[in-house]
Molecule: Bacterial RNase P class A
Organism: mouse gut metagenome
RNA sequence: AAGGCAGCCGCUUGGUCUACCAAGAGGAAAGUCCGGGCAGCAUAGGGUACGGUAGUCGCUAACAGCGACCGUCCGCAAGGAUAGGGAAAGUACCACAGAAACGUAAACCGCCGGUUUAUCGGCAAGGGUGAAAAGAGUGGGGUAAGAGCCCACAGCAAUUUAUGGUGACAUAAGUUGGAGGCAAACCCUACCGGCUGCAAGGAGUGCUAUUAAACCUUGACCCGAGGAUGCACGCUUACCGCUAGAACUUUCGAGCAAUUGAGAGUCUAGAUAGAUGGUUGCCGGCCUUCUCGAGAGAGGGGGCUACAAAACCCGGCUUAUUGACG
Numbered sequence: 001a002a003g004g005c006a007g008c009c010g011c012u013u014g015g016u017c018u019a020c021c022a023a024g025a026g027g028a029a030a031g032u033c034c035g036g037g038c039a040g041c042a043u044a045g046g047g048u049a050c051g052g053u054a055g056u057c058g059c060u061a062a063c064a065g066c067g068a069c070c071g072u073c074c075g076c077a078a079g080g081a082u083a084g085g086g087a088a089a090g091u092a093c094c095a096c097a098g099a100a101a102c103g104u105a106a107a108c109c110g111c112c113g114g115u116u117u118a119u120c121g122g123c124a125a126g127g128g129u130g131a132a133a134a135g136a137g138u139g140g141g142g143u144a145a146g147a148g149c150c151c152a153c154a155g156c157a158a159u160u161u162a163u164g165g166u167g168a169c170a171u172a173a174g175u176u177g178g179a180g181g182c183a184a185a186c187c188c189u190a191c192c193g194g195c196u197g198c199a200a201g202g203a204g205u206g207c208u209a210u211u212a213a214a215c216c217u218u219g220a221c222c223c224g225a226g227g228a229u230g231c232a233c234g235c236u237u238a239c240c241g242c243u244a245g246a247a248c249u250u251u252c253g254a255g256c257a258a259u260u261g262a263g264a265g266u267c268u269a270g271a272u273a274g275a276u277g278g279u280u281g282c283c284g285g286c287c288u289u290c291u292c293g294a295g296a297g298a299g300g301g302g303g304c305u306a307c308a309a310a311a312c313c314c315g316g317c318u319u320a321u322u323g324a325c326g
Stems, first nucleotide, its partner, number of pairs: 001322001003283007011024005026307001030318002033316005038197004045223004050193005055069005070084001071082004085188002090186002093181002108127002110123006137153005156177009201240002204233004215227003247266008284305009
C1' cells in the first nucleotide's frame, strides 16, 4: 500500500423521495484477551471473601498498553530478550541416581589415629552420584588427618556514609555476614478492582393494601439503602438509544519519545437476517511461456491479484494475510 477509471444492472440510508441527487466497511471490521466511555441498579457506601497487577520515571479517560531509562541474561558488535517485589517470616516441593536433596544433617570410595586386622573414633580437602551436594576462588598458616578453623588478596550479599541522578540505580570508601533452588507452589508486602452489559436501557399509568417477617432490587456473603409483590388499563417484529467523536485532515509550537497545546478546515456507513454487490471494457501489479533481437529490450498467449467483512462507541494487545521497501 491493500489495485485504478468508465459504462450497465442492483442494495441500504438521507434529501422537496415514480424521476433525480448525495453518502455507503477494515487494517485487521476478526479473537472478545485487557482498559475506558455510556446505561441500569444507592451519583455504589462499610466489611469479609475473591480476583488482578508487580524495576523506575513519565504518557493517558484508563490499562495487564505505550515511551524513555535502570538492572539481569544473550551477542565480537550493531543490537536482542526480560511475569523484573519478597526465599534474612512460615509451609510445601526438588524426579532418577546417590550415603545424604536442606538438616549446623549425612559418609559409599577415601584421609588420619587406636588396636583385637576387623572394628571403634576423628575428618570432609580429593573421588563418585546428580540439574543442583553446606553452594567461598587463589595462596599461605594450621593439624594425627582436615576444614573460613585462622590470615592475605579477589569476589558475593546485606548495610552505613559520600558523590551523581526526580527515581530505579551507579561509583567510591567503610562495617558486618557466611546452608542451595523454587513464589506463572501456598504464602507475605504494596497498590487496584461493586455487579451487569446496547438482548444495557428510555418505559409504563391509575387505584388499593402494608412497613412485622418473608420476598425482590442484590449477580459470593454480611451490614446498610431502596421497593406493590395485589387489581384495572395500556403496550412492543415498532420508535428512541444509533452514531459529531478521548473524531478526521492540515499548519505552527512543546517534548529524546510515548504524547500534547493552539489555529484553520471537514462531516465521514448505520443495516436488523442483516445494505455496502454483480457484470463488461480499458489500464495496472506479480508469475510463467512463446516470438523477435548481438544485447538492452520489445511484442503476444496463459494464470494469479490475499486475509477477511461493521452491528453501542473508542484506546490497546493478539492472531490471519498479498506485495513492496529497510